The RNA shown here (transfer RNA) has 73 nucleotides and comes from a Gemmatimonadaceae bacterium. Model confidence (mean pLDDT): 81 of 100. The organism belongs to Gemmatimonadaceae, within Bacteria. Rfam family: tRNA. Gene Ontology term of the family: triplet codon-amino acid adaptor activity. It is annotated as a transfer RNA.
RNA sequence: GGGCCCUUAGCUCAGCGGUUAGAGCAGCGGACUCAUAAUCCGACGCGCGUGGGUUCAAAUCCCACAGGGCCCA
Numbered sequence: 001g002g003g004c005c006c007u008u009a010g011c012u013c014a015g016c017g018g019u020u021a022g023a024g025c026a027g028c029g030g031a032c033u034c035a036u037a038a039u040c041c042g043a044c045g046c047g048c049g050u051g052g053g054u055u056c057a058a059a060u061c062c063c064a065c066a067g068g069g070c071c072c073a
Stems, first nucleotide, its partner, number of pairs: 001072007010025004018056001028042004049065005
């Protein structure tokens, strides 16, 4: 220098262009226990890398940029 992939909650990941973006784990509150752990119940999580474009409508499609990974030279 070239090619490909990834970027969504604190972490690991889902998510067909269309209703409210979800799950597990962690954390928080409660039950249970002498107590802790495990287990069970509940609530919260305002998070779609940035900037443009297409569209009635974009996390989803297109472009550029940024960060990360792999391969080639």